[in-house]
RNA sequence: CGGAGAUUAGCUCAGUUGGUAGAGCACCUGUCUUAUACACAGCAAGUCGCUGGUUCAAACCCAGCAUCUCCGA
Numbered sequence: 001c002g003g004a005g006a007u008u009a010g011c012u013c014a015g016u017u018g019g020u021a022g023a024g025c026a027c028c029u030g031u032c033u034u035a036u037a038c039a040c041a042g043c044a045a046g047u048c049g050c051u052g053g054u055u056c057a058a059a060c061c062c063a064g065c066a067u068c069u070c071c072g073a
Base pairs, nucleotide, nucleotide: 001072002071003070004069005068006067007066010025011024012023013022019056028042029041030040031039049065050064051063052062053061
């Protein structure tokens, strides 16, 4: 320098060809316990990497940028 892939909750990841953003684990609260753990119930946590564009409507489509991984030179 060229090519490919990835970026969504604290972590690991879904989101099936545009139409209400989700799961598991973790954190927190409650029940239980002398207490902790386990178990059960519940809450909270997201400008979907950034900036623009298309569209009535974008995590999803298009362009650029950033970071990481791999391949090639």